[in-house]
RNA sequence: GCCUUCGUGGUGUAACGGUAGCACGCUGGGCCGAUAUUCCAGAGAUCCGUGGUUCAAUUCCCGGCGAAGGCG
Numbered sequence: 001g002c003c004u005u006c007g008u009g010g011u012g013u014a015a016c017g018g019u020a021g022c023a024c025g026c027u028g029g030g031c032c033g034a035u036a037u038u039c040c041a042g043a044g045a046u047c048c049g050u051g052g053u054u055c056a057a058u059u060c061c062c063g064g065c066g067a068a069g070g071c072g
Stems, first nucleotide, its partner, number of pairs: 001071007010024004018055001026042005047064003051061002
């Protein structure tokens, strides 16, 4: 330098183009004499672009950045 795959809450991981979900963690509350367990509720994310297509983009296309792997 080229090719492929990937980028989503704090962590891991989903989402035929149509409400961004799940688990762990975090916060508050219930239960308990207390702790643990357990139950309920809540906060929290789509790498970037006043790019493209579309009625509608996490998803498709373009460019950039980053990571992993491969070729040279």

Transfer RNA from Stegodyphus dumicola, 72 nucleotides, folded computationally. RNAcentral holds the sequence, with entries from Ensembl Metazoa. Model confidence (mean pLDDT): 82 of 100. It matches the Rfam family "tRNA". Rfam describes the family as follows. Transfer RNA (tRNA) molecules are approximately 80 nucleotides in length.